The RNA shown here (small-subunit ribosomal RNA) has 1459 nucleotides and comes from Nephroselmis astigmatica.
């Protein structure tokens, strides 16, 4: 561009224009033009003033006729014959069309108009005057008055045009048509039963009146009907309809435009006119509400078109034109038409078309990213050619308009032609999955924010914002709202109810649904054929016109739906008539804890009496209240009362279902077995309605032994309103009554029918045996299992299979089975049953886990046996904790504390104080000076400063460079600052436990499982057998190392000590131990138990080796390292301090407490190490530490180095000691610049607590534990009693596996999965939200009695007026005012019902990151739990009757399976 669409809200209120008028050919009158005559004037063609004329003009008000009932809006009411669809009779119908006839004589009025008048104004009064196609009267009429007859009523207009006529137009009456209306009926036409009964003109009926017409429409009078579960009434919502979105379809949703109905017209009544209204732009009256008003009275009504204001998230110009098509009057010309036909607004919604096409790498420039190479925006763009759709610019220019003229609003529009010039024209959104589109960017740091579900964000965000870059769509795009659809999530098509939400607690049975078997009949469903009819428009084919398309046009059709009609006759139904198989009756048998009722019995408990007897009984985990010397408990004998009825007994039996149990009697229901005799479908289900209906509970009369809520009282306990115990009241029995509910379960509703087997129990009966006994029909009952079904578990002829019929119920979790409303109940209650508001989930079966104060197997120095400890003492030594400048940091249950430290006097040192230094103490480039070094002086606590002396190398291509010191700028060095929750890499644990997984097949919808489970074994998932598993990997065992034996080889510095290479030892290479032989258990296996041989025996002993993985375990301070963070400091140097502190408190040690010892003398005997800045022998000094002097030895050679417990002999005699050594004092050695803080060693003197250790706790199974000394690493020295090796000496006990503690493995249970340090409940505080009650207060609707009662209808009228006609004299017929009757809107009372809002106060719910109390629930959740029902208690809760398993464990017992 083109074609549509545009107040979904306030049927709120409008300013102003404009939307209905017309027709002089109905009629008077009046005006203006014209024509014309006559007069006057005079600027001779023009003015004035009288006259006439009209066919021809034109206007206005009025009478008249037509239309204003259409055409336009807009959806308020209505749940109705309103609407839609299909009939149908008892009507009307102006204009139009056919067809017949006819229009004769009369007549008295009034408007306009004039005169008087009132009023502001609208608007009138009065008295006169006149016309008609206005009115009236008569005459005739085919008519009507149901038929007949009489009889009676009942029409009419004229106009124009003609010379006249013809002619044209109208007028009356009849029929009849078309078209249009009104009335009636069947069917269909949301939602509520927390709305169950309405109805009194209501239901019919006569008789009257009314209407066009049919009726209670109305009225009087009779009859008592009418509607309703197939939802009547009553509440709410709503125009309906063709259609429109939407869906594979049946459906759902809707009713904007454009069509057909219908309702309305500021609220409500109301009738007049009229063919047609109760009338959007008419009337009359009432109410609100605006207006104007001289306050006396008046005007209005946009839900017509445009506009305004209000409302609102939101919906247009106070435009053009009657050229087009309708429409309305007119004879026409024509008027008149916001209808209509255009324009204008808005991307509102569909179509289209464009914003440029080709070529164009230096892959310009700039942006962003970067591994710095480069990528990417990107041929994209500069830039080269080329086009004009679209845009200006000018030129030409329509159809739409036809019979003969004329007549275009849109419009100089569409449409062509030339011209210019790439020129006028791109944006939203999104890029985590879904859902196409990303980043080693940035910023932010659970913060700002994002989300349509899920879910991003807490310092590396692809999710937030920016930035670049991609994705889609495109003049739009995103977002919101709404509908349908995915949703089979109301399921007809097309769900379900065992455990997910869901079978009434169960039966008997109304209405309704549904029903064997055989023919006949009829045709109501049903199929067939034909007809009508479902307006057009739409949608669908199909052709066509606008350049295409949206858009319009023409034709046509299919499916259903209702009517009429003709036929079929299988099924269903309906009539009548059979059948005997469902049913059901008789007849005989038969089992049983079916019901009621009455009558008996014996244990047992408890009380009571009496004996006998005596100090205790009772009870519990342990106790205590209790009872008992006033004689209990025990025992023995009477007796007394109530209640249950062991054994038999059972997965048994009856019965609807609750529910029934000693015996025996009586009444009685109801079943199953036989016989088959008899009715002839009598059946099956069952909405309301009825009737049973545990336990606990209510009323009223009784009864109460035992038990027993509550209650008291004693325990436990942090508490214990509980579990345990002592008591103990209603109850628990009975009999009449109410109650009506349970986890009233098989968690499974009756009923038929059918579909594998197998096995057991209960019940008659048959068959064969008849001696046990063996099959077999049918009815119950209970186990396993085939197909099949099921999410899965599981069901499986007793279905949860396969199908048929009927009824009940569900439709996400909490709120809530509450609220409230109504029903029943004496109450408790009990039935019916919501919503606001929340939340992305509750739930189910199964799976791996993981835990359990479940189970079961099994290991472990895990208890248990036994040996020594520690926990007491004194020192050490680590840590908490105080403390300080600083007392550097990190290790924190086991798995931190003699740990990092294999050694802090300074250094180490990371800390503290003070003094310094800023490119630095330490790397790398740059200039410049100088080799480099070595030495002195001042100054200072050193660090440093500052002045001198001395030296003057090395390579060269002679330019210079190498190293190395000064010195100076800058890039940059340094940080033991921070994060071990941002990491590697080490490590600790669990654990040297025996497990941790894969391929491939097999089972499972699936997660997963099997394999890995099971019988055996074993140290071992070691092995063997067996199995849907075979098979393999990491892990265990075994190869390595060290010791035990033994050969062989070889040998110094070892060894022997003169034979000659023995032996000891070294260090190399073999050998040897395999459950290999025998016996025995075992399964003929594995293996195990003894044995023999052997140095060793069943892993010979001990180290090394540490599977998948936990523990966000430890370590940024060993190292490395990402991000922050510091940079004249958080770095760096120095010199002192500090890490060594000390009211305390732990862990780890050492040394004792002594006689198995202490001291003192003598004597014996290892193994492994270390050593040149080193170990150091003799020897001499010194009481000793150590000094001096000097050999050996770079090591089987020298040294360290005397082992020491022990052994012989002496002494102490049980004491705070001849025990123990702390602690202190004096001397003294050693290292080392330096032993004050803060070093070790020795001598002499001092001689502290300690007498074997409380609760608890730790090691250890053989050369082990206990004892005894020796060595080494760091190291100058040493705080080492530490830590890592080495020999000497050398026991004890293991019955076992019940218990703690840790593990494996199998099994259960689970509401855990962050996996028990788990999940979780209620009160109670707080703060937020919805809602329930409530003294009341406040609006709305509805409907009802009563008042008062306007317009108007229709009645009545004895009052007043009244041309036409009738009489003519009063008058009379009809009219009209007035009154008045009924009926009657609005408005007032009064008591109601419904409903919305609001209320002090007050109840419960629900939500909220961390509040208090407890721990009820999930495990045996520590008392199983839950379900109804009472009673309690801060809270979950408890307890008491009953009942259930959706309870674990264990034993038992019945069935069933395999062998």
């Nucleotide at each position: 561009g083109g074609c549509a669409u545009g107040c979904c809200u306030a049927a709120c209120a409008c300013a102003u224009g404009c939307a209905a008028g017309u027709c002089g050919a109905a009629c008077g009158a009046g005006g203006a033009g014209c024509u014309u005559u006559c007069a006057g004037g005079c600027u001779u063609g023009c003015c004035u003033g009288a006259g006439a004329g009209a066919u021809u003009u034109c206007c206005u008000a009025g009478u008249g006729g037509c239309g204003g009932a259409c055409g336009g809006g807009u959806g308020c009411g209505u749940a109705a014959c309103g609407c839609g669809u299909a009939a149908g009779a008892a009507c009307c119908u102006a204009c139009c069309c056919u067809a017949u006839g006819g229009a004769g004589g009369g007549g008295g009025a009034u408007a306009a108009c004039u005169a008087u008048u009132g009023g502001a104004a609208a608007c009138g009064a009065u008295a006169g005057c006149u016309a008609a196609u206005a009115c009236c009267c008569u005459a005739u009429a085919u008519g009507c008055u149901a038929u007949a007859a009489c009889c009676g009523u009942g029409a009419a207009a004229c106009g124009g045009g003609u010379u006249a006529a013809a002619c044209c137009g109208g007028c009356c009456a009849u029929a009849g048509g078309a078209g249009g209306g009104g009335c009636u009926u069947g069917c269909g036409u949301c939602u509520g039963a927390u709305u169950a009964g309405c109805u009194u003109g209501u239901u019919g009926g006569u008789g009257g009146g009314g209407u066009a017409a049919u009726g209670g429409c109305u009225u009087a009078c009779c009859a008592a009907g009418g509607c309703g579960a197939c939802g009547a009434u009553c509440a709410g919502u709503a125009g309906c309809u063709g259609g429109u979105c939407u869906g594979a379809g049946a459906g759902g949703a809707u009713g904007a435009u454009c069509a057909g109905c219908c309702a309305c017209a500021u609220u409500g009544g109301g009738a007049c006119u009229g063919a047609g209204a109760c009338a959007c732009g008419g009337c009359c009256c009432a109410a609100a509400c605006u207006c104007c008003u001289a306050c006396g009275g008046g005007a209005g009504g946009c839900a017509g078109c445009a506009g305004u204001g209000g409302g609102g998230a939101a919906u247009u110009u106070u435009c053009c034109g009657c050229a087009a098509u309708g429409g309305g009057c007119g004879a026409a010309a024509g008027c008149c038409u916001g209808a209509c036909g255009g324009a204008g607004c808005a991307a509102u919604g569909c179509c289209g078309c464009g914003u440029g096409a080709a070529g164009g790498a230096a892959g310009a420039a700039g942006g962003c990213c970067c591994g710095u190479g480069g990528g990417u925006c990107g041929u994209a763009a500069a830039c080269u050619u080329c086009u004009u759709u679209u845009c200006u610019c000018a030129g030409a220019g329509a159809a739409g308009a036809u019979u003969u003229c004329a007549a275009g609003a849109c419009g100089g529009u569409a449409u062509c032609u030339g011209a210019g010039g790439a020129a006028u024209a791109a944006g939203c959104c999104u890029c985590g999955g879904c859902u196409a589109a990303c980043u080693u960017c940035u910023g932010u740091g659970c913060c700002a924010g994002c989300a349509g579900c899920c879910g991003c964000g807490g310092u590396a965000a692809u999710a937030c914002a920016g930035g670049g870059g991609a994705g889609g769509c495109a003049a739009g795009c995103g977002u919101u709202a709404u509908c349908c659809g995915g949703a089979a999530u109301c399921a007809u098509u097309g769900g379900g109810c065992g455990u997910a939400a869901a079978g009434c607690g169960u039966c008997u049975g109304u209405a309704g649904g549904u029903g064997g078997u055989c023919g006949a009949g009829u045709a109501a469903g049903u199929c067939c054929g034909c007809g009508g009819u479902c307006a057009a428009a739409g949608c669908c084919c199909a052709g066509g016109g606008c350049u295409u398309a949206a858009c319009c046009c023409u034709g046509g059709u299919c499916a259903g739906g209702c009517c009429a009609u003709g036929g079929a006759a299988a099924c269903u139904a309906c009539u009548a008539g059979g059948c005997u198989u469902g049913a059901g009756u008789a007849c005989g048998g038969u089992a049983g804890g079916g019901g009621c009722c009455g009558a008996g019995g014996g244990a047992a408990u408890u009380c009571c009496c009496g004996g006998u007897g005596u100090a205790g009984c009772g009870g519990u985990g342990a106790a205590a209240u209790g009872c008992g010397u006033a004689g209990a408990u025990a025992u023995c004998g009477g007796g007394a009362a109530g209640a249950a009825c062991a054994c038999c007994a059972a997965u048994c039996g009856c019965g609807a279902a609750a529910g029934c149990a000693c015996u025996c009697g009586g009444c009685u229901g109801g079943g199953c077995c036989g016989u088959u005799a008899c009715u002839g479908a009598c059946a099956c289900u069952g909405a309301g309605a009825g009737a049973c209906g545990a336990a606990a509970g209510c009323u009223a009369a009784g009864g109460g032994a035992g038990c027993g809520a509550a209650a008291a009282g004693g325990a436990u306990u942090a508490g214990a309103u509980a579990c345990c115990c002592u008591u103990g009241u209603a109850g628990u029995c009975u009999u009449a009554g109410c109650u009506g509910u349970a986890a009233a379960c098989g968690a499974u509703g009756g009923a038929u029918a059918c579909u594998a087997a197998g096995u057991g129990c209960g019940g008659u009966g048959c068959g064969u045996a008849u001696u046990c006994g063996c099959g077999c029909c049918c009815c119950g009952u209970a186990c396993u299992g085939u197909a099949g079904c099921u999410a899965a578990c599981g069901c499986g002829u007793u279905a949860a299979g396969u199908a048929u019929c009927c009824c009940g119920c569900c439709u996400g979790g909490g709120g809530a089975g509450u609220a409230u409303g109504c029903g029943c109940g004496c109450a408790a209650g009990c039935g019916u049953g919501a919503a606001a508001c929340u939340c992305a989930a509750a739930g189910g079966a199964a799976u791996u886990g993981a835990c359990g104060g479940g189970g079961g197997c099994c290991c472990g120095c895990a208890c248990a046996a036994g040996c020594g400890g520690u926990g007491g003492a004194g020192c050490a030594u680590g840590u908490g904790g105080u403390u300080u400048a600083a007392u550097u940091c990190g290790a924190u249950g086991c798995a931190a504390c003699g740990c990092g430290a294999a050694g802090a006097a300074c250094c180490u040192u990371a800390c503290c104080a003070g003094g310094g230094c800023u490119u630095g103490a330490c790397a790398u480039g740059c200039c410049g000076c100088g080799a480099a070094g070595g030495u002195g002086c001042u100054u200072g606590a050193a660090a440093g400063a500052g002045c001198g002396c001395u030296g003057u190398g090395c390579c060269u291509u002679c330019g210079g460079g190498a190293a190395c010191g000064c010195g100076g700028a800058c890039a940059c060095a340094g940080g033991u600052g921070g994060u071990g929750c941002a990491u590697g890499g080490c490590u600790g644990u669990c654990g040297u436990c025996a497990g941790c997984u894969c391929g491939u097949g097999u089972c499972g919808u699936g997660a997963g499982a099997u394999g890995u489970u099971g019988g055996g074994u074993u140290a071992a998932g070691u092995c063997c057998c067996g199995c849907a598993a075979c098979g393999a990997g990491c892990g265990c065992a075994a190869c390595c190392c060290u010791c035990g034996u033994c050969u062989u080889u070889a040998g110094u510095u070892g060894c022997c000590c003169u034979u000659u290479u023995c032996c000891c030892c070294u260090a190399a290479a073999g050998a040897g131990a395999c459950u290999g032989c025998c016996g025995g258990u075992g399964a003929u296996a594995a293996a195990c138990c003894g044995g023999a041989g052997g140095a060793a025996g069943g892993u010979g002993a001990g180290g090394a080796u540490g599977a998948c993985g936990u523990c966000a375990a430890g370590u940024c301070a060993g190292c490395a390292u990402g991000c922050c963070c510091c940079u004249u400091a958080c770095g760096c140097c120095c010199u002192g301090g500090g890490c060594u502190a000390c009211a305390c408190a732990c862990g780890u040690g050492c040394u004792a407490c002594a006689a198995u010892g202490g001291c003192c003398a003598g004597g014996a005997c290892a193994a492994a190490g270390a050593g040149u800045c080193g170990c150091c022998a003799c020897c001499c000094c010194g009481c000793g530490a150590g000094g001096g002097c000097u050999a050996g030895c770079c090591a089987a050679u020298c040294u360290c180095a005397u082992a020491a417990a022990c052994c012989u002999g002496g002494u102490c005699u049980c004491a705070g000691u001849u025990c123990g050594g702390a602690u202190u004092g004096c001397a003294g050695g050693c290292u080392g610049c330096a032993a004050c803080u803060c070093g070790c060693c020795u001598g002499c003197a001092u001689g502290a607590a300690g007498g074997c250790g409380g609760a608890a706790u730790c090691g250890c199974u053989a050369g082990u534990a206990a004892u005894c000394g020796c060595c080494g690493g760091u190291c100058a020295g040493c705080c080492a009693u530490a830590c890592g090796g080495c020999g000497g000496u050398g026991a004890a006990u293991c019955c076992g596996u019940u218990c703690c503690c840790g593990g494996g493995c199998c099994u259960u249970g689970u509401a855990c999965a962050c996996a028990c340090c788990g999940c979780c409940c209620g009160u109670c505080a707080c703060a937020c939200c919805a809602u329930g009650g409530a003294a009341g207060c406040u609006g709305g609707c509805c409907a009802u009695g009563c008042c008062c009662g306007a317009a108007g209808u229709c009645g009545u009228u004895a009052c007043c007026c009244u041309a036409a006609c009738c009489a003519u004299u009063u008058g009379g017929a009809g009219g009209g005012g007035g009154a008045u009757g009924c009926c009657g809107a609005a408005g007032g009372c009064a008591g109601g019902g419904c409903u919305a809002g609001u209320g002090a106060c007050u109840g419960g719910g629900g939500u909220g990151a961390a509040g208090u109390c407890g721990u009820a629930a999930c495990a045996a959740g520590g008392u199983a739990g839950c379900c109804g029902u009472a009673c309690u208690g801060g809270a979950a809760g408890g307890u008491g009757c009953g009942g259930c398993u959706g309870g674990a464990u264990c034993a038992c017992c019945u069935c069933c399976u395999u062998u």
Its mean pLDDT, the model's own confidence on a scale to 100, is 84.
Rfam family: Bacterial small subunit ribosomal RNA. Its family is annotated with ribosome and structural constituent of ribosome in the Gene Ontology.
Taxonomically the source falls in Nephroselmis (Eukaryota, Chlorophyta, Nephroselmidales, Nephroselmidaceae).